[in-house]
A computed fold for a 176-nucleotide RNA from Desulfotomaculum nigrificans, annotated as Lysine riboswitch aptamer.
RNA sequence: AUGGGGGAUAGAGGCGCGGCAUUUAAGAGUACCAUUGUGGAGGUAAGCACCAUGAAGCAGUGGGAAAGGAAAUGUCGCCGAAGUGUACAACUGAUGCUUUAAGGUUGUAUGCUGGUUCUAUGCAAAAUAUGUAUAGAACUGUCACAAAUUUUUAUUUGUGGAGAGCUAUCAUUCAA
Repeated sequence: AUGGGGGAUAGAGGCGCGGCAUUUAAGAGUACCAUUGUGGAGGUAAGCACCAUGAAGCAGUGGGAAAGGAAAUGUCGCCGAAGUGUACAACUGAUGCUUUAAGGUUGUAUGCUGGUUCUAUGCAAAAUAUGUAUAGAACUGUCACAAAUUUUUAUUUGUGGAGAGCUAUCAUUCAA
């Protein structure tokens, strides 16, 4: 000099990932509130409160949201970034109150996914947005193998693998 093992640090992929802020669409002229008419005893998940001094419902008029989900821009942190399924726990959660449900948030454990885009079907969703699962296609990064070109480096094509990957550096250990 070379090869193997485990380790540390740094780094790459690109319509790359996430947090936060602002704005926007949708949710929605909906819920809800006020009032008028009609109606005539209930309405609520349950209990209380409420209701013939008029409940629900329907119609008119005047007002009129929010949440979960999404996009754009900026900024910050990043490259298992992160997303998603399942289980458990905590918090939140019904527009008078209490309890609880759907839903939401967070944490822990575990399964899956290299990244992006598109198509079909299912599920979630108000949704034709978006997410996700399965099947398929394309692009892209990376490594391995094969072939061609090339003096070499390398380039191109094809096939395959998975992020527990790949590249670089450093130290360590083993082999020789």

The same sequence occurs in records of 2 taxa. Of the family's consensus pairs, 100% are formed in the model. Taxonomically the source falls in Desulfotomaculum (Bacteria, Bacillota, Clostridia, Eubacteriales). Its mean pLDDT, the model's own confidence on a scale to 100, is 76. It matches the Rfam family "Lysine riboswitch aptamer". From the family's description: Riboswitches are metabolite binding domains within certain messenger RNAs that serve as precision sensors for their corresponding targets.